[in-house]
RNA sequence: AUGACGGUUAUAGGAGAGACCUUUUAAGUAAGGCGCCGAAGGAGUAAAAGAGCGGUUCAGCUGGAUCGGUUUUGAAACUCUCAGGCAAACAUACUGUAAUCGGACG
Repeated sequence: AUGACGGUUAUAGGAGAGACCUUUUAAGUAAGGCGCCGAAGGAGUAAAAGAGCGGUUCAGCUGGAUCGGUUUUGAAACUCUCAGGCAAACAUACUGUAAUCGGACG
């Protein structure tokens, strides 16, 4: 000195689903009931790979092949709806830009 990639901050964009019913409150404020959404977060999972077990077979000192379970790793915008949300607002994954920190490679 280049800056793949990642973190933080700011900013712009950014969907879905009852302003449902009862009581209560100054107030979607609190409680209960029914019906819904998936894009805070969280959880589950495929292929594949590793480990080990059992059977069969070859070799026969190790060992190789194959079949069937077990277990570990294993992705999501898929699934669950625990949490969150269902007027507006706030918030929201994700995307762009800027700043800053770290930093692979050269």
Predicted 3D model of a 106-nucleotide RNA (Glycine riboswitch aptamer) from a Bacillota bacterium. NCBI's taxonomy places the organism under Bacteria, Bacillati, Bacillota. Its mean pLDDT, the model's own confidence on a scale to 100, is 76. Rfam family: Glycine riboswitch aptamer. Its family is annotated with glycine biosynthetic process in the Gene Ontology.